[in-house]
RNA sequence: ACUGCAAACGGCAAAACCGGCGAAAGCCGGUGACGCAAAGCCAUGGGUCUACAGCGGCCAAGCCGCCAUGAUCGCCAGGCUGCCGGCG
Numbered sequence: 001a002c003u004g005c006a007a008a009c010g011g012c013a014a015a016a017c018c019g020g021c022g023a024a025a026g027c028c029g030g031u032g033a034c035g036c037a038a039a040g041c042c043a044u045g046g047g048u049c050u051a052c053a054g055c056g057g058c059c060a061a062g063c064c065g066c067c068a069u070g071a072u073c074g075c076c077a078g079g080c081u082g083c084c085g086g087c088g
Stems, first nucleotide, its partner, number of pairs: 002086003011036002016031006034074001040080003044077003047072003054066005
């Protein structure tokens, strides 16, 4: 470098519930395990989600549309790093 949970030590933690933050998506902590061989870290490319503010439409209360600078690494790719085994 490639490859793999068959083994050993272990690790992470979905949904749901409780508390908190946020306009929301979502995030943090606790409980909890659906799963994960990088489900460790990074928002760089793509995808997806939300739309406070802003802009536009409708007679208008309001509603609808557009819009990331927001979010997601447990969506894909890429980058960096790591335990053990096999092979070289």
c-di-GMP-I-GGC riboswitch aptamer from a Bacillota bacterium, 88 nucleotides, folded computationally. Of the family's consensus pairs, 95% are formed in the model. Its mean pLDDT, the model's own confidence on a scale to 100, is 86.